[in-house]
RNA sequence: UGAGUCGGUCAGGCGGUCGCGUCGGUUUCGUCGGGUGCUGCCCGGCGACACCGCCGAGGAACGUCCGGGCUCCGAAGGGCAAGGUGGUGGCCAACAGCCACCCGGAGUGAUCCGCGGGACAGUGCCACAGAGAACAGACCGCCGUGCGGUGCCGGUCUCGGCCGGCGCCUCGCGGUAAGGGUGAAACGGUGGUGUAAGAGACCACCAGCGCUCCAGGUGACUGGAGCGGCUCGGUAAACCCCACCUGGAGCAAGCUCAGACAGCAUGCGUUCGAGGGCGGCCCGCCCGAGUAUGCGGGUAGAGCGCUGGAGGUGCGCGGCAACGCGUACCCGAGAUGGAUGACCGUCACCCGGCCGCCGGCAACGGCGACCGGGGACAGAACCCGGCGUAUCGACCGACUCAUCC
Numbered sequence: 001u002g003a004g005u006c007g008g009u010c011a012g013g014c015g016g017u018c019g020c021g022u023c024g025g026u027u028u029c030g031u032c033g034g035g036u037g038c039u040g041c042c043c044g045g046c047g048a049c050a051c052c053g054c055c056g057a058g059g060a061a062c063g064u065c066c067g068g069g070c071u072c073c074g075a076a077g078g079g080c081a082a083g084g085u086g087g088u089g090g091c092c093a094a095c096a097g098c099c100a101c102c103c104g105g106a107g108u109g110a111u112c113c114g115c116g117g118g119a120c121a122g123u124g125c126c127a128c129a130g131a132g133a134a135c136a137g138a139c140c141g142c143c144g145u146g147c148g149g150u151g152c153c154g155g156u157c158u159c160g161g162c163c164g165g166c167g168c169c170u171c172g173c174g175g176u177a178a179g180g181g182u183g184a185a186a187c188g189g190u191g192g193u194g195u196a197a198g199a200g201a202c203c204a205c206c207a208g209c210g211c212u213c214c215a216g217g218u219g220a221c222u223g224g225a226g227c228g229g230c231u232c233g234g235u236a237a238a239c240c241c242c243a244c245c246u247g248g249a250g251c252a253a254g255c256u257c258a259g260a261c262a263g264c265a266u267g268c269g270u271u272c273g274a275g276g277g278c279g280g281c282c283c284g285c286c287c288g289a290g291u292a293u294g295c296g297g298g299u300a301g302a303g304c305g306c307u308g309g310a311g312g313u314g315c316g317c318g319g320c321a322a323c324g325c326g327u328a329c330c331c332g333a334g335a336u337g338g339a340u341g342a343c344c345g346u347c348a349c350c351c352g353g354c355c356g357c358c359g360g361c362a363a364c365g366g367c368g369a370c371c372g373g374g375g376a377c378a379g380a381a382c383c384c385g386g387c388g389u390a391u392c393g394a395c396c397g398a399c400u401c402a403u404c405c
C1' cells in the first nucleotide's frame, strides 16, 4: 500500500421564528367543601384562559419467530396422545439466546459453518446404469474338465490309420471374485505366502470396529499400549427409537366506579346429577339446581393497569469469557381518531460539474475555492431479554494474507 476477517459507536450539529403532548409551577376567573375575627379573608379539590419550566420515538419502534415479568382460570392427581430441544461445561429470570471448549467440514490464514444422541430395536428409500446396492453378485475375463472340430511336431505302420506332446475354436459342466467394466457409492488398503486359477485362506504393516488397561481433562473427548474375529454401505433435514423439558389464555389480560336491562321457544336435569371445573382424550376428584341452544330487547362512560425497571452509567474486585459482586451517581414519552411538525440561516457529510495548485510519462490521486443536487430503512401503545428481516452513510479498534521499503 492492497485484499480480507471479526467486533464496536453514531443515525446530522448549532442558532432563530411559529406550532403540538404529558407533568410541574404562577396569576386571573368560575365552582364545590371546610374554617373564621363572617356581604370579606384563609385552606383544599375540580375546571377554563394565559404565561414560565423539565422532558418528548428506534437500531431496528418492523416480523410476531422464541423466552419471560405481570394478570386471570385451575384444590390437587394418574395415564395416553401432542409439541419442543438434541456434543460438553458454564451464564441468565428464562430461551431454539450468549460464552468457552470438543468433534466433523471449508479456507493459506484471521475466521466461518453444523436440525452435532441412535443405522446392532424395527420399517422404508438409494433413480438410471450395472451380474450385483447389504444374509448381494458373475457381464467381460482367469483356471480345470468333457463332447466335437482343427493346426504343428515326433514315433510307428499293411498307403487307409494308430499312439504321444504342444496349442486353437464352438458349446456344455465345475471353480473363482484377485484383474477389467457399470455407477455418487460395490462387502477394507499395500506387499507377500499359497493355489489349477484365485480369495484375509494365511502372514507382515496400516485403517476401521470391539474389548481391556494406563495417562490427561469437571466433561464432551484426546494421547498411548495390548488382545481379537478379519471388516457387517449410505440415509433419521425419512418414519422411528432414546434422553430431557412442557397447564391454558393473554393488556382487546384483568381490577374499580358509573349506567342499563325484556323476555320467548325448544332440549336435558334437580342426588338414578343436566351443566361446569377454558389445549385434545380416558380415569379419578370437586362444585352443583338450574342449565344448553336459538330468536329478540337494553347499556357500553370514566379511571387504574401505564412506566422506578431481572433499569442505566462510572469506578473497583473476581472470571479466558459470557457475566457476577460491591460502591457512587442518574430518572431519558406515557398518548387514547391517538402528541414531537413547518420554515429560515449556517456548518458538517455524500454525489456531480468546473477552475487553480502539487505529485505523476500518462491514467489518475491529493488539497483549496465556486456552482448545482441529495437525506436510507422507517413511527412507541404493558414492559423486558433474544433471533430474523430492511437499510443512506460516517467513524473507531483488533487480527490475517500478499507486496514493497
Base pairs, nucleotide, nucleotide: 001402002401003400004399005398006397007396008395009394010393012347013346014345015344016343017342018341020056021055023053024052025051026050028048029047030046031045032044033043034042035041036040058377062388063387065386066385067384068383069382070250071249072248073247077283078282079281080280082246083245084244085243086242087101088100089099090098091097102116103114104113105112106111117241118240122239123238124235125234126233139180140179141176142175143174144173145172146171148169149168150167151166152165153164154163155162156161188206189205190204191203192202193201207231209228210227211226212225213224214223215222216221254304255303256302257301263295264294265293266292267291268290275287276286277285311330312329313328314327315326316325317324318323349374350373351372352371353370355368356367357366358365359364

Bacterial RNase P class A from Lapillicoccus sp., 405 nucleotides, folded computationally.
Its Rfam family is "Bacterial RNase P class A". Rfam classes the family as a ribozyme.
Taxonomically the source falls in Lapillicoccus (Bacteria, Bacillati, Actinomycetota, Actinomycetes).
The coordinates come from a structure-prediction model, not an experiment, and the mean pLDDT is 78.
A source record names the gene rnpB.